This is a predicted structure of a 128-nucleotide RNA (c-di-AMP riboswitch aptamer (ydaO/yuaA leader)) from a Fimbriimonadales bacterium.
Lineage of the source: Bacteria > Bacillati > Armatimonadota > Fimbriimonadia > Fimbriimonadales.
RNA sequence: ACUGACAUUAAGCCGAAUCCGGGCUACGCCCGGAGCGGGGGAACCAACUUCUGGGGCGAACCCUACUGGGAGAGUACUUUCGGCUCUAGCCCGGCAGCUAACCUCGUAGGCACAUCGAAAGAGAAUGC
Repeated sequence: ACUGACAUUAAGCCGAAUCCGGGCUACGCCCGGAGCGGGGGAACCAACUUCUGGGGCGAACCCUACUGGGAGAGUACUUUCGGCUCUAGCCCGGCAGCUAACCUCGUAGGCACAUCGAAAGAGAAUGC
């Protein structure tokens, strides 16, 4: 130095919402860039929709013989099983299927204090 076994410790979460540089009336805001995410937008294809208006973000929807079922999302590295919780809210403004080039927007907010349990697996640090 490498490999294997064992032991201990730690990792914040949902979300696209982070990082870098500069500025300011300065711990917050503004501008630019990168990254990540969304919308509009040809041909071809698809669709025959259009007051029962239509559409977008988002998991947040569908059915019902009416209080139930189905389906989806989260549960702390991943998967499976079980348990628990959730299925909101907001926006456009008469209008948009897909869609290359192109145009354009966002980069918030909320929660938690050892992360619900079991099994299998993959890493990091330290010790032996």